[in-house]
RNA sequence: CGAGGUGUGGCGCAGAGGGAGCGCGGGUGUUUCGGAUACACCAGGCCGCAGGUUCGAGUCCUGCCACCUCGA
Numbered sequence: 001c002g003a004g005g006u007g008u009g010g011c012g013c014a015g016a017g018g019g020a021g022c023g024c025g026g027g028u029g030u031u032u033c034g035g036a037u038a039c040a041c042c043a044g045g046c047c048g049c050a051g052g053u054u055c056g057a058g059u060c061c062u063g064c065c066a067c068c069u070c071g072a
Stems, first nucleotide, its partner, number of pairs: 001071007010024004018055001026042005048064005
C1' cells in the first nucleotide's frame, strides 16, 4: 500500500427492510434450618462514528475509525 472479515446490554452471540432478542452474568422474590439447585419476575444496549437511500435501516449504499486475517 492492496484485498477480505468483524464491530449489537458487563461477557459470548443471534437478528438478511417493519417487534432489539438468546445464553451466561447482575438484582428481587419463592423454595431451604442455612446454602446450592430449581422456578418466577426485574434492571441494563438505540446497534463503532458520520452521511445517503427508503414511508420505514441493526439490516442496503458511501466515507471514516478500531481490531483480526491474507497478499505485497